[in-house]
Molecule: Bacterial RNase P class A
Organism: Planctomycetota bacterium
RNA sequence: GCAGAGGAACAGGUGUUCGCUGGACGGUAACGUCUGGAGGAAAGUCCGGGCUCCACAGGACACGAUGGUGGGUAACACCCACCGUCCGCAAGGACCGGGAAAGUGCAACAGAAAGCAAACCGCCGAACGGUGGUCACGAACGGACUUGUCCGUGCAUGACCACGUCGUGGUAAGGGUGAAACGGUGCGGUAAGAGCGCACCAGCAGCCUGGGUGACCGGCUGGCUGGGUAAACCCCAUCGGGAGCAAGGCCAAGCAGAAGGAACGGCAACUUUGUUGCCUCGAACCGGUCCGGUUCGCUGACCUUCGGGUAGGCUGCCAGAGGUGCUGAGUAAUCAGCAUCCCAGAGAAAUGAACACCCUCGACAGAACCCGGCUUAUCGUUCCUCUGCCGAC
Numbered sequence: 001g002c003a004g005a006g007g008a009a010c011a012g013g014u015g016u017u018c019g020c021u022g023g024a025c026g027g028u029a030a031c032g033u034c035u036g037g038a039g040g041a042a043a044g045u046c047c048g049g050g051c052u053c054c055a056c057a058g059g060a061c062a063c064g065a066u067g068g069u070g071g072g073u074a075a076c077a078c079c080c081a082c083c084g085u086c087c088g089c090a091a092g093g094a095c096c097g098g099g100a101a102a103g104u105g106c107a108a109c110a111g112a113a114a115g116c117a118a119a120c121c122g123c124c125g126a127a128c129g130g131u132g133g134u135c136a137c138g139a140a141c142g143g144a145c146u147u148g149u150c151c152g153u154g155c156a157u158g159a160c161c162a163c164g165u166c167g168u169g170g171u172a173a174g175g176g177u178g179a180a181a182c183g184g185u186g187c188g189g190u191a192a193g194a195g196c197g198c199a200c201c202a203g204c205a206g207c208c209u210g211g212g213u214g215a216c217c218g219g220c221u222g223g224c225u226g227g228g229u230a231a232a233c234c235c236c237a238u239c240g241g242g243a244g245c246a247a248g249g250c251c252a253a254g255c256a257g258a259a260g261g262a263a264c265g266g267c268a269a270c271u272u273u274g275u276u277g278c279c280u281c282g283a284a285c286c287g288g289u290c291c292g293g294u295u296c297g298c299u300g301a302c303c304u305u306c307g308g309g310u311a312g313g314c315u316g317c318c319a320g321a322g323g324u325g326c327u328g329a330g331u332a333a334u335c336a337g338c339a340u341c342c343c344a345g346a347g348a349a350a351u352g353a354a355c356a357c358c359c360u361c362g363a364c365a366g367a368a369c370c371c372g373g374c375u376u377a378u379c380g381u382u383c384c385u386c387u388g389c390c391g392a393c
Stems, first nucleotide, its partner, number of pairs: 001389010012358007020037007039364001043375002046373005051244004063240005068082005083097001084095004098235002103233002105229002120175002122171003127168003130163007138155001140153006183201006202225001204222005210217002248315004257306005265279006281297006322341008359362001
């Protein structure tokens, strides 16, 4: 320098003016002054917890979630470290990483065959038959003559040899199909082959006063080997009560409800669901006070109290598993100690607009109870660590 791997930070700036909004102070109030006012994801609402209310003897089943090991944490489907498998020359990355020798199921097309074994092409003359050949022997037929011998022909039997373009059969090396074909490679072996034998590798089982907290790793021995799929049912282990701030708590108009309060009184007459008169009681008014007088006393209101509780108000509500710095423990995630800071808190819902200047010309995007994660979106810029290759010193 080029090509990469891993991680971190920032997310236009400044000024003036006018607005919006939380808090404090001043003011009777209107309002004024000071001060705070979105993010790395505030998002998706996918996990986990806090908080709140409801439910709850114990156990089992069902249902759901998680799934290598150890650690971290309030907890986790998160994080860290390690293990295993795979990918990459490497830095590093991916893993939906328990069990397929409990059971049930599934595998399109292709292929002979998809789990129980099977044989399309191919290979095999070792075995049984078959065909062909050679030899031996036997009987038969024909011929010859030296008349009991020789030669020839086909037949039967036996032995041997050959033929895989015959049948039975052997085989799973090779070809072919498939995502996947009953361990892999090589040597021996064989009729051809095959864990049939051997070496190495993978797997499995057993063993080791072998290593490691553990996942796991290492060594020795053995027999040869039992396919895949569990994000198919299922089995195993662990965990899990439900609903959510429109949770919940406090105060509490009006209307409705309940209880209580003085007489909604008593007598008489009449033209009898009412009217009138008298008496008692109460309230208001006149009056300095008492007596007294006048008016009124409505069955539906008034007054008092009560419970629930609507509107409405207050709270929950932002000092927190909080930020920053230092020190210490730890490989790390993280934890502890000390110092320091206060950094939105609305309730139809504020965080905006205009102008000017500068720059690299500005992406995705807006809190609503809070916190830890994950995932997704994002113009660009900068920094740190590491790997490979090339070049120079």